[in-house]
About this RNA:
A computed fold for a 354-nucleotide part of an RNA from a Sumerlaeia bacterium, annotated as large-subunit ribosomal RNA, domain IV. Model confidence (mean pLDDT): 89 of 100. It matches the Rfam family "Bacterial large subunit ribosomal RNA". Gene Ontology terms of the family: ribosome and structural constituent of ribosome. Lineage of the source: Bacteria > Bacteria candidate phyla > Candidatus Sumerlaeota > Candidatus Sumerlaeia.
Context: one part of a larger RNA
RNA sequence: CUCGGGAGAAGGAACUCGGCAAAAUUGCCCCGUAACUUUGGGAGAAGGGGCGCCCUCGAGGGUGAAGCGGCUUGCCCGUGGAGCUCUUAGGGGUUGCAAUAAAGUGGCUCAGGCGACUGUUUAUCAAAAACACAGGGCUCUGCUAAACCGUAAGGUGAUGUAUAGGGCCUGACGCCUGCCCGGUGCCGGAAGGUUAAGUGAAGAGGUUAGCUUUCGAGCGAAGCUUUUGAUCGAAGCCCCGGUAAACGGCGGCCGUAACUAUAACGGUCCUAAGGUAGCGAAAUUCCUUGUCGGGUAAGUUCCGACCUGCACGAAUGGCGUAACGAUCUGAGCGCUGUCCCCUCCCGGGACCCG
Repeated sequence: CUCGGGAGAAGGAACUCGGCAAAAUUGCCCCGUAACUUUGGGAGAAGGGGCGCCCUCGAGGGUGAAGCGGCUUGCCCGUGGAGCUCUUAGGGGUUGCAAUAAAGUGGCUCAGGCGACUGUUUAUCAAAAACACAGGGCUCUGCUAAACCGUAAGGUGAUGUAUAGGGCCUGACGCCUGCCCGGUGCCGGAAGGUUAAGUGAAGAGGUUAGCUUUCGAGCGAAGCUUUUGAUCGAAGCCCCGGUAAACGGCGGCCGUAACUAUAACGGUCCUAAGGUAGCGAAAUUCCUUGUCGGGUAAGUUCCGACCUGCACGAAUGGCGUAACGAUCUGAGCGCUGUCCCCUCCCGGGACCCG
């Protein structure tokens, strides 16, 4: 020096990103216990007191001897309460620094964010506000179900049957969940437009029996063949409706009141519709350490407000919420070597010498 442990004057978080670590609390009995609350809880809330041993005395519990009485003479019944034993109240005394004398064995409180809760998770840097969850909703599925695995046979679903099963979203509970169907998706509709394979009307080309010929060639039926493709032709798409706890979206400019300021009000442009309730510098606020209030001597954090929401907002849920949390944030009490400021002691290692 390093690792593990012990002690510390005065101060007591001044340490530090942060009380990290350590200290403190700790058992049992008694007293006592707030806000809030889903009336269960909160709660071991908080905060106090007692605790060993000896003597004495009281109360209660268990067991139940001797003696006495009775007869039906029994390992009988009744009475009786000794002794032993357990618990406990009161009084007196006594040792030590200390009596839950060791070990083991909650620190507490206030306020806020998030998540209701117990659970689950990154085996080996993340345990959380992430996942799950009961509860809520939408949607599919009538049974050879839907969905899924498999080429198939077959299987899961399920030896279930819509109070069932699958998918997706939300996430206890309380109060609620506004407007938009123009786009995309899904559902319904079938008049019209478009449209595949298939069908093959009609046309064009090639070939050539034959005919013509200036002998170079020209015309050219049937058949065969190449090609264009009329007509008929479903779903889908276009089209017409519905649907947002489907994917999603939820405006701008100008003016106006008898101080000023502001604008209940008006005008205008655009949109499918222009953000309702509630919340709001927030796990969301750039400007920003916004402004005001609280707490501190002093507070970029914290709490309460305001609203100018760069860029909250209603099941990608909104706002509350008792209880819960090895969660995150702020504050206080207690306590301490975290610190002022370091010191000593015990043990392991390193190191030096052999």